Predicted 3D model of a 346-nucleotide part of an RNA (small-subunit ribosomal RNA, central domain) from uncultured Vexilliferidae. The coordinates come from a structure-prediction model, not an experiment, and the mean pLDDT is 81.
Context: one part of a larger RNA
RNA sequence: UUGGGCGUAAAGGGUACGUAGGUUGUUAAAUAAGUUAAAAUUAAAAAGCUGCAACUCAAUUGUAGAAUAAAUUUUAAAACUGUUUAACUUGAGUGCAAUAAAAGAUAGUGGUAUUUCUAGUGGAGAGGUAAAAUUUGAAGAUAUUAGAAGGACCUUCAAUAAGCGAAGGCGACUAUCUAUAUUGUAACUGACACUCAGGUACGAAAGCAUGGGGAGCGAAAAGGAUUAGAUACCCAAUUAGUCCAUGCCGUAAACGAUGGAUGUUAGUUUUUGCAAAUUAAUGCAAUUAUAAAAGUUUACACGUUAAACAUCCCGCCUGGAGAGUACGGUCGCAAGAGUGAAGAUC
Numbered sequence: 001u002u003g004g005g006c007g008u009a010a011a012g013g014g015u016a017c018g019u020a021g022g023u024u025g026u027u028a029a030a031u032a033a034g035u036u037a038a039a040a041u042u043a044a045a046a047a048g049c050u051g052c053a054a055c056u057c058a059a060u061u062g063u064a065g066a067a068u069a070a071a072u073u074u075u076a077a078a079a080c081u082g083u084u085u086a087a088c089u090u091g092a093g094u095g096c097a098a099u100a101a102a103a104g105a106u107a108g109u110g111g112u113a114u115u116u117c118u119a120g121u122g123g124a125g126a127g128g129u130a131a132a133a134u135u136u137g138a139a140g141a142u143a144u145u146a147g148a149a150g151g152a153c154c155u156u157c158a159a160u161a162a163g164c165g166a167a168g169g170c171g172a173c174u175a176u177c178u179a180u181a182u183u184g185u186a187a188c189u190g191a192c193a194c195u196c197a198g199g200u201a202c203g204a205a206a207g208c209a210u211g212g213g214g215a216g217c218g219a220a221a222a223g224g225a226u227u228a229g230a231u232a233c234c235c236a237a238u239u240a241g242u243c244c245a246u247g248c249c250g251u252a253a254a255c256g257a258u259g260g261a262u263g264u265u266a267g268u269u270u271u272u273g274c275a276a277a278u279u280a281a282u283g284c285a286a287u288u289a290u291a292a293a294a295g296u297u298u299a300c301a302c303g304u305u306a307a308a309c310a311u312c313c314c315g316c317c318u319g320g321a322g323a324g325u326a327c328g329g330u331c332g333c334a335a336g337a338g339u340g341a342a343g344a345u346c
Stems, first nucleotide, its partner, number of pairs: 003318004007300002012314001014202004021195003025088007033081002035077008049065006091192001092189003095185005104177006110154002115149007125136002163170002207248006216242002223235002259313006268291001269289001272286001295302002319346002328339001330337002
C1' cells in the first nucleotide's frame, strides 16, 4: 500500500456555509465516449515454459512449438454509465394560510437582595469556627427604623423526560429590527439535489490591548489557624479578573467521548407543537425520552433519534513511551495556536 476500523481499546474535524472534486430521481428517443463481442495487424531476438536432439550425465548448447499484459484498425450490440434532445413530479425549492419558542441584535423600563453612605433608637460586644485566632467595635459597632447611592444579577413560574439555536450557547418585562423551524394547502418552478479538499464565517471559560465601571464574588501575593510539615483543605481581609464598548485570541471531557445525507426494518408507553374532530378516546406529521422484538456488539450496551440492513461524500487511525516535543515556514501584541518528525529506547 492493500485490508480492517473510528460510543468506551489508536481513530469523527468545535460548528455551519460553500468552491473545485466525487456521487446523483422517473419516462422516452438519439448517440456510441466508457462497456461487451468478433476479426485482422503488432506485441524484436534472447531468457522463461513444453517437446525433441547434442556434448558419457548434469549445468550448458541447438532446434521446434505453445503462450502472453496490452495497443491500433475494422465490424457489430445498446442493458448499464456518459452525452444530447423532449417530457414528468415523488426529491429540492417558492407561494398562500396558520402556529410555537430562554434563537439573535439594539433601546428603554422594573424587581428583591448584598454592600456603602446619611439620620434616628440603643449601649457592649460583634464576627467567625470542630474549637480558635487574625479582623471589627465607646471616634458608638452588631442589631433595628427611615432615606439615598451604585454595580451586578434576574427568585417563584421551571420540567425527574420542557422549549429554541448549526455549534458555542440562550431564562425579569416592553418595543423595534432579524434568522430558522413545524403544520396545513397542493397554486408555481421542474432535479434546481447530497457531500465537500482548500476557503470563509461563527466559536464557552480563561487570557491580551485601549477606554470606562467596580456592589458582590474572588486566582495571585501576604495574614490567622490546622499539622511532624501545610507552598492545601478552614477563617478574616483583598489585587487582577468577573461587568460595558471596540478589537484580538481560536482553544475545552467544544461529549451523545457516536460526521453529514437518503432509503428500508415489530409493536407498547412518554414529552412538545400543528391540523382535523370532539362527550371522550383515537388517527396523521414533527419532536423529546424510557424499557424492549429482530438484528448488531469482545463485553458493556445500541436498538425507527441505531452502535441494525444498505448507498453516496468528507474527516481520521495503524504498538508503547520519546511527543503533540524539536526544526521549518504560517498566524498572533503576547500568551501561544495550527502543521508536525527523527535519533536513541521497550
It matches the Rfam family "Bacterial small subunit ribosomal RNA". Rfam links the family to the GO terms structural constituent of ribosome and ribosome. Taxonomically the source falls in Vexilliferidae (Eukaryota, Amoebozoa, Discosea, Flabellinia). The RNAcentral record of the full RNA draws on ENA.